[in-house]
RNA sequence: GCGGCGAAGCGGGGGUGCCUCGGCCCGCGGGGCCGGGGCUGAGAGAUACCCUUUGAACCUGACCCGGGUAAUGCCGGCGGAGGGAAGCUUCAGGUCCACCCGA
Repeated sequence: GCGGCGAAGCGGGGGUGCCUCGGCCCGCGGGGCCGGGGCUGAGAGAUACCCUUUGAACCUGACCCGGGUAAUGCCGGCGGAGGGAAGCUUCAGGUCCACCCGA
């Protein structure tokens, strides 16, 4: 740089952490609830967002390992490891093959 990983609807699945300020509360060396702000992220409670077997959404291993941060799955590793949602319908596009017509 080129090409591929398609779209919608219905059904289904999933996560919600870290720091900080204020208020209230508790069994108060600590913790819970509600609200505001900051960080990462698609999403940190939403009529949202993401994923749906072609499954890296998400969970487990994991109180894991390395790096970094104010702190945290914050980043990387672990790892195409194990598990993971009956999926269905419609539409669109591409490629290949066969056949038909013409030159």
A computed fold for a 103-nucleotide RNA from a Gammaproteobacteria bacterium, annotated as TPP riboswitch aptamer (THI element). Its mean pLDDT, the model's own confidence on a scale to 100, is 77. The organism belongs to Gammaproteobacteria, within Bacteria. Rfam family: TPP riboswitch aptamer (THI element). About the family: Vitamin B(1) in its active form thiamin pyrophosphate (TPP) is an essential coenzyme that is synthesised by coupling of pyrimidine and thiazole moieties in bacteria. On this family, see Welz and Breaker, RNA 2007: "Ligand binding and gene control characteristics of tandem riboswitches in Bacillus anthracis".